[in-house]
Context: one part of a larger RNA
RNA sequence: UGAACGCUGGCGGCGUGCCUAACACAUGCAAGUCGAACGAGAACGGCACUAUGAUACCUUCGGGAAGAUUAGUGUGUCAGCUAAGUGGCGCACGGGUGAGUAAUGUAUAGGUAACAUGCCCCUUGGAGGGGGAUAACAGUUGGAAACGACUGCUAAUACCCCAUACUCCUUUUUGACAUAAGUUGAGAAGGGAAAUGGUUUAUUCCGCCAAGGGAUUGGCCUGUAUCGUAUCAGUUAGUUGGUGGGGUAAUGGCCUACCAAGACUAUGACGCGUAGCUGGUCUGAGAGGAUGAUCAGCCACACUGGAACUGAGACACGGUCCAGACUCCUACGGGAGGCAGCAGUGGGGAAUAUUGCACAAUGGACGAAAGUCUGAUGCAGCAACGCCGCGUGGAGGAUGACGCCUUUCGGGGCGUAAACUCCUUUUCUGAGGGAAGAAAAUGACGGUACCUCAUGAAUAAGGGGCGGCUAACUACGUGCCAGCAGCCGCGGUAAUACGUAGGCCCCAAGCGUUAUCC
Numbered sequence: 001u002g003a004a005c006g007c008u009g010g011c012g013g014c015g016u017g018c019c020u021a022a023c024a025c026a027u028g029c030a031a032g033u034c035g036a037a038c039g040a041g042a043a044c045g046g047c048a049c050u051a052u053g054a055u056a057c058c059u060u061c062g063g064g065a066a067g068a069u070u071a072g073u074g075u076g077u078c079a080g081c082u083a084a085g086u087g088g089c090g091c092a093c094g095g096g097u098g099a100g101u102a103a104u105g106u107a108u109a110g111g112u113a114a115c116a117u118g119c120c121c122c123u124u125g126g127a128g129g130g131g132g133a134u135a136a137c138a139g140u141u142g143g144a145a146a147c148g149a150c151u152g153c154u155a156a157u158a159c160c161c162c163a164u165a166c167u168c169c170u171u172u173u174u175g176a177c178a179u180a181a182g183u184u185g186a187g188a189a190g191g192g193a194a195a196u197g198g199u200u201u202a203u204u205c206c207g208c209c210a211a212g213g214g215a216u217u218g219g220c221c222u223g224u225a226u227c228g229u230a231u232c233a234g235u236u237a238g239u240u241g242g243u244g245g246g247g248u249a250a251u252g253g254c255c256u257a258c259c260a261a262g263a264c265u266a267u268g269a270c271g272c273g274u275a276g277c278u279g280g281u282c283u284g285a286g287a288g289g290a291u292g293a294u295c296a297g298c299c300a301c302a303c304u305g306g307a308a309c310u311g312a313g314a315c316a317c318g319g320u321c322c323a324g325a326c327u328c329c330u331a332c333g334g335g336a337g338g339c340a341g342c343a344g345u346g347g348g349g350a351a352u353a354u355u356g357c358a359c360a361a362u363g364g365a366c367g368a369a370a371g372u373c374u375g376a377u378g379c380a381g382c383a384a385c386g387c388c389g390c391g392u393g394g395a396g397g398a399u400g401a402c403g404c405c406u407u408u409c410g411g412g413g414c415g416u417a418a419a420c421u422c423c424u425u426u427u428c429u430g431a432g433g434g435a436a437g438a439a440a441a442u443g444a445c446g447g448u449a450c451c452u453c454a455u456g457a458a459u460a461a462g463g464g465g466c467g468g469c470u471a472a473c474u475a476c477g478u479g480c481c482a483g484c485a486g487c488c489g490c491g492g493u494a495a496u497a498c499g500u501a502g503g504c505c506c507c508a509a510g511c512g513u514u515a516u517c518c
Base pairs, nucleotide, nucleotide: 001515003514004513005512006511007510010390011389012388013387014386015385016383017382018348023346024345025344027343028342029341032089033088034087037086038085040082041081044080045078046075047074048073049072050071051070055066057064058063096301097300098299105226106225107224108223109222110221111220112219115218116217120214121213122212123211124210125209126208128162129161130160131159137152138151139150140149141148142147168191169190170189171188172187173186174185175184176183177182197206198205227273228272229271234264235263236262239261240260241259242258243257244256245255246254276298277297278296279295280291281290282289283288303324304323305322306321307320326337327336328335329334354380356379357378358377362376363374364373365372366371393423394422395421396420403414404413405412406411429454430453431452432451433450437445462507463506464505465504466503467488468487469486473502474501475500476499477498483490484489
């Protein structure tokens, strides 16, 4: 140190957790929302009707009038609601991964008089008239399915046409300033809008169109910096430049036709190998070296390769089309799929977690709102993986028990250590109370944290080492055997170096080993 392995293991707080196969994936969930845009009505509820009839009331005992419940039918002005559908916004954010990329990237400093920007804020002006469709639905029909085909009906903030529009766009005349394209002022010609829609007690609020400004977010360009290799020395034809044209929001060989022959290179081109980059992180007195997990910024990718569509924004992880590999379904005609989202499975591996809870908070999408959705996020679970903190008891207690070890057999060591006496309760267990986090309501976490009380030393110690380096020594066994070992080296009959025991040393819920960096 994102570690792993061996032995061991009491608690808490805060973090971290597939570094390997960008290998393949069962299952569930991860992006919806709006009925205050629209037609419509399959559910649910309401209302009405019909049947049922628990209960209890009146009764002339024949019956009457209430009526919970249950079932059925009808109802879309029922200004509750809503599957499916049209339409709007979102799905380009958030989340994952690091394959590719040595520069189309990143970091930093600039440029854009060469650009765009939905939602948001400010300002100005406007919304006149008209039209045709289409889904849903109904009917017919093809198919095993996926999914279609035809006929007919209908709505809109869906679509289209006309009008109007100084500022907008295109072309053009001209003045000023600049001079490379330009900036700015005054005209002319041509062109281009809209939903007066929804809602409200209320011209109440929200929307629509054009233009200008802002903010934000991006596109593009330039300077500098950015790994190894020369056992890679020459590379390049859209190549380098120009003109016309196309294309783009925009510059540009970005693309194309023609013309010229250039462009890069020992200050390392071209090739090959390796690699996402940075803030940072580790180490170091610093200079430097190594590194780029978590967190934050940028980039790239989404089974592999290619392409565009829609859109303010994508060449789009949970969209489309084509090709390929793989998997699955099939009535063999044809179809379906993409976890490098969160969990989880197989596989690989020394090795890395739950198919958990909640939208309560923060944030996001939609909505006028209520609210819905949100594996973002907040939490919980697992793992001594790391850091930090705490505990495993405290005081007294013998010329010193037993036991073990050792001995020169006198003794010495473990050792105040134990027993025993007194004390405490951090922790543990049990009981009671019980938050903040939420602003009126709303708490997943959670009866959690925390507080009080009670019982009781009660629930809690290991690992490595002891020849020198290097803190810590004796006995027995073994006899160059068995073995040890980071280096030097130990072991061949008195081994402080092997094995065991006693003692000692170091660290401690850890201790050693291995790998790797400084």
Molecule: small-subunit ribosomal RNA, 5' domain
Organism: uncultured prokaryote